[in-house]
Context: one part of a larger RNA
RNA sequence: CUAUCAUUAAGGAACUCGGCAAAAUAGCCUCGUAACUUCGGGAUAAGAGGUGUCUAGGAUGUAACGUUAAGAAGCAUUUUUAGAUUUCAACAAAGAGGCCCAAUCGACUGUUUAACAAAAACACAGGGCUCUGCUAACUCGUAAGAGGAUGUAUAGAGUCUGACGCCUGCCCAGUGCCGGAAGGUUAAUAGGAGAUGUCAACCGCAAGGUGAAGCAUUGAAUUGAAGCCCCGGUAAACGGCGGCCGUAACUAUAACGGUCCUAAGGUAGCGAAGUCUCUUGUCGGGUAAGUUCCGACCUGCAUGAAUGGCGUAACGAGUUGGGCGCUGUCUUAAUGAUAGACUCA
Numbered sequence: 001c002u003a004u005c006a007u008u009a010a011g012g013a014a015c016u017c018g019g020c021a022a023a024a025u026a027g028c029c030u031c032g033u034a035a036c037u038u039c040g041g042g043a044u045a046a047g048a049g050g051u052g053u054c055u056a057g058g059a060u061g062u063a064a065c066g067u068u069a070a071g072a073a074g075c076a077u078u079u080u081u082a083g084a085u086u087u088c089a090a091c092a093a094a095g096a097g098g099c100c101c102a103a104u105c106g107a108c109u110g111u112u113u114a115a116c117a118a119a120a121a122c123a124c125a126g127g128g129c130u131c132u133g134c135u136a137a138c139u140c141g142u143a144a145g146a147g148g149a150u151g152u153a154u155a156g157a158g159u160c161u162g163a164c165g166c167c168u169g170c171c172c173a174g175u176g177c178c179g180g181a182a183g184g185u186u187a188a189u190a191g192g193a194g195a196u197g198u199c200a201a202c203c204g205c206a207a208g209g210u211g212a213a214g215c216a217u218u219g220a221a222u223u224g225a226a227g228c229c230c231c232g233g234u235a236a237a238c239g240g241c242g243g244c245c246g247u248a249a250c251u252a253u254a255a256c257g258g259u260c261c262u263a264a265g266g267u268a269g270c271g272a273a274g275u276c277u278c279u280u281g282u283c284g285g286g287u288a289a290g291u292u293c294c295g296a297c298c299u300g301c302a303u304g305a306a307u308g309g310c311g312u313a314a315c316g317a318g319u320u321g322g323g324c325g326c327u328g329u330c331u332u333a334a335u336g337a338u339a340g341a342c343u344c345a
Stems, first nucleotide, its partner, number of pairs: 001340008010331002014329001019326001027051005036041001038163001052085006058078005065071001086090001098324007105316002110122002126161007138147003164311004169241003174238002176234005183229003190222001194218005201210003242260005269303001270300001281297005
């Protein structure tokens, strides 16, 4: 010096991103116990005191003995009282909660990245929507078949939200889904007008031309479903939820008015937020001093209602801020133990 331990004067978080680590608390008995609350909790809340042994009683149970009565030895339990007594110390060792206040997220118990993440992520009970009438929908399989289910809409499947409380606003123009069938468009098919090639024959001195039937190749009109266009509905479907100007008898502000655009212009609530760029916003609290924290304000770069909004008792090896206790985290280092390193052998 390294690792693991033990102790420490005075101070007690001044350390540090952060009380990380360590210390402290701790069992049992008695007393005592707040806000809040879903009345169950919170709660071992917090906070106090006691704790060994001996002696003498008390209480409870049993009850030998007792002429079955009065009584009552003994034994067991006892933190029920008084006194005494040893030690530095009596739950003497070991084992064995630190606590409180406020906020955020998630209701909770649970689950997860086997081997860097345990969480605010997943799940959850509860809520909604959609599909499904049974040979169900849906899933696997080419199929047979199987699951769903030896179930039957209080069932099953898919999807979103996530206890509970108060609620869940406006928009169907776009995309999707559902319904509709008048019209437009539209495939194969059916249809076959017409065209072309070949060719008997005919015309021509010739070169060449015309060319029926048949065969072959094409092929117009017409016919023709769903879909799309079209018409409605639907947002706890995907999603979306404005701008400019003026105006009140101080000023400021604008309940009010005008105008443009839109499918509709963000309602309740919350708000510098886990969302705020400017920003360490401004004010208040806490500190001697606070980019964090708490309470407000609203100027929301870019909040907002089951992509749920706002609250919420209980819960959390979650996150943030503060306090009490406690301490070698620190001021500032020292000593000791064990194992190494190191030196010598």
Molecule: large-subunit ribosomal RNA, domain IV
Organism: Candidatus Babeliaceae bacterium